[in-house]
RNA sequence: GGAGUACCACAGGCGGCCGCGGGCCGCGCCUCGCGCGCGACCCGAGGAAAGUCCGAGCUCCGUAGGGCAGGGUGCUGGGUAACGCCCAGCGGGAGCGAUCCCAGGGAAAGUGCCACAGAAAACAAACCGCCUCGGGUGAAAGCCCGCGGCAAGGGUGAAACGGUGCGGUAAGAGCGCACCAGCGGAGGCGGCGACGCCUCCGGCUUGGUAAACCCCACCCGGAGCAAGACCAAAUAGGGGACGAUGAGGUGGCCCGCCUCGCCGAGUCCCGGGUAGGUCGCUAGAGGCGCGCGGUAACGCGCGUCCCAGAGAAAUGGUCGCCACGGAGCAAUCCGACAGAACUCGGCUUAUGGGGUACUCCGGAA
Numbered sequence: 001g002g003a004g005u006a007c008c009a010c011a012g013g014c015g016g017c018c019g020c021g022g023g024c025c026g027c028g029c030c031u032c033g034c035g036c037g038c039g040a041c042c043c044g045a046g047g048a049a050a051g052u053c054c055g056a057g058c059u060c061c062g063u064a065g066g067g068c069a070g071g072g073u074g075c076u077g078g079g080u081a082a083c084g085c086c087c088a089g090c091g092g093g094a095g096c097g098a099u100c101c102c103a104g105g106g107a108a109a110g111u112g113c114c115a116c117a118g119a120a121a122a123c124a125a126a127c128c129g130c131c132u133c134g135g136g137u138g139a140a141a142g143c144c145c146g147c148g149g150c151a152a153g154g155g156u157g158a159a160a161c162g163g164u165g166c167g168g169u170a171a172g173a174g175c176g177c178a179c180c181a182g183c184g185g186a187g188g189c190g191g192c193g194a195c196g197c198c199u200c201c202g203g204c205u206u207g208g209u210a211a212a213c214c215c216c217a218c219c220c221g222g223a224g225c226a227a228g229a230c231c232a233a234a235u236a237g238g239g240g241a242c243g244a245u246g247a248g249g250u251g252g253c254c255c256g257c258c259u260c261g262c263c264g265a266g267u268c269c270c271g272g273g274u275a276g277g278u279c280g281c282u283a284g285a286g287g288c289g290c291g292c293g294g295u296a297a298c299g300c301g302c303g304u305c306c307c308a309g310a311g312a313a314a315u316g317g318u319c320g321c322c323a324c325g326g327a328g329c330a331a332u333c334c335g336a337c338a339g340a341a342c343u344c345g346g347c348u349u350a351u352g353g354g355g356u357a358c359u360c361c362g363g364a365a
Base pairs, nucleotide, nucleotide: 001361002360003359004358005357006356007355008354010352012322013321014320015319016318017317018316020044021043022042023041025039026038027037028036029035046337050348051347053346054345055344056343057342058224059223060222061221070220071219072218073217074216075089076088077087078086079085090104091102092101093100094099105215106214110213111212112209113208114207127154128153129150130149131148133146134145135144136143137142162180163179164178165177166176167175181205183202184201185200186199187198188197189196190195228279229278230277231276238270239269240268241267242266246260247259248258249257250256286305287304288303289302290301291300292299293298324335325334326333327332
């Protein structure tokens, strides 16, 4: 210098002016209601606020307990409120390496599937081929036909029923033997454990696939802040009490007249629900700093801080100076992804430049 790996923090800064949302205080007005206006002070998006994919808190419904169905998870130990997350390991795989990836229980419970090619894709099979015997032909070698034996060699395939060698045989074959690989069993050592190392024995060997059905172990009730709780109009409807010398209209009033009314008009009261309002609502598994324990994830202790809370949504605009990167001769211009909606812990995705440690390659001393 180049290529790469892991982790970490940041997300321009300061000031002026104008504006918006929330809180709190003061003054003024008032229809008195924390209603309106003005002013001061404080606070006002993110690392992902996103996708809504997991796990929780909280709320309501359901629920003795258990099971079925359905869904999820799947090596070990630890962390956590919990997790499918994180940390440390184990095993396997990729890479020269730093490191990374794994849905990582069971395929000698059962079932299914394994394209194309191939005889055959799993207990059966033989295309070429090898061999004994019988027959035919031929001088012979050989060739042809048939009953059988075989799977060594060739060929197909991603994968072909262990590999190499010696023996054996008509030819062959774990048929026998030695070594190797694998599987199972026993024992020893190390480790909390997954597992690793070593020794001995066994029959000789059981293809792959479970994000295919399935089996095993463990976990899971449902809906979600439009959850839900409280206050509570108007109108209509419901219930109750009173109710006939009744209520309403006409009219200045009475009579009268008209309409309704004991099959209940009318008056009062009660409760449910709607509009509307209040709460839930943000002080929390909280942030930061220091110390201690732990390899780490994380935990404990002390100190300190308060950091949006709207109800269809405020968090903005402009000017000046400075800083960083890029473009341009210069003036100057440009500067990523993206916007809270009950709240946390994760994962994933989008995204800018920077720092630290490490690896490999090249060069120089």
Predicted 3D model of a 365-nucleotide RNA (Bacterial RNase P class A) from a Candidatus Dormiibacterota bacterium.
NCBI's taxonomy places the organism under Bacteria, Bacillati, Candidatus Dormiibacterota.
The prediction has a mean pLDDT of 78.